[in-house]
């Protein structure tokens, strides 16, 4: 240069032959229990699904294309 892969909530991540309100754990906040703190129960917030653009009734999902990030190659 050139192939592939990755990008979803503070962190790790699942969801990807399109279709129901986007979800889990940890975190954080707020109650409950405790003498206090941890735990433990309950509960609440938190996302432009990286950024554009296009397909389509309808996209996280396909399709182009740009950024960043890893791997592979001459």
């Nucleotide at each position: 240069g050139c192939g592939c892969c990755a990008a979803u909530a503070g962190c790790u991540c699942a969801g990807u032959a399109g279709g129901a309100u986007a979800g889990a754990g940890c975190a954080a906040c707020u109650g409950c229990c405790u003498u206090c703190u941890a735990a433990g129960c309950a509960g609440u917030a938190g996302g432009u699904c990286a950024g554009g653009g296009g397909u389509u009734c309808g996209a996280a999902u396909c399709c182009c294309u740009u950024u960043u990030g890893g791997c592979g190659u001459g």
Molecule: transfer RNA
Organism: Oscillospiraceae bacterium